This is a predicted structure of a 76-nucleotide RNA (transfer RNA) from a Candidatus Parcubacteria bacterium. It matches the Rfam family "tRNA". From the family's description: Transfer RNA (tRNA) molecules are approximately 80 nucleotides in length. Lineage of the source: Bacteria > Bacteria candidate phyla > Candidatus Parcubacteria. The RNAcentral record of the sequence draws on ENA. The prediction has a mean pLDDT of 80.
RNA sequence: GGGCCCGUGGCGCAGUUGGUAGCGCGCCUCAUUUGCAAUGAGGAGGUCAGCGGUUCAAACCCGCUCGGGUCCACCA
Numbered sequence: 001g002g003g004c005c006c007g008u009g010g011c012g013c014a015g016u017u018g019g020u021a022g023c024g025c026g027c028c029u030c031a032u033u034u035g036c037a038a039u040g041a042g043g044a045g046g047u048c049a050g051c052g053g054u055u056c057a058a059a060c061c062c063g064c065u066c067g068g069g070u071c072c073a074c075c076a
Base pairs, nucleotide, nucleotide: 001072002071003070004069005068006067007066010025011024012023013022019056027043028042029041030040031039032038049065050064051063052062053061
């Protein structure tokens, strides 16, 4: 330098033939308990890596950029 894959709440991930963003764990509150744990109920938390474009509408399509992984090439 080139190909491919990945980037979504604190962590691990799902969601793609475009249509109001979810799950598990964790966190907070309440109930049960003397207390803890466990269990049950409720809740907070995400401009979907960034910018631009297409579209009535983009996490999803297109372009560029950044970061990570992997393979190849180059190496005086």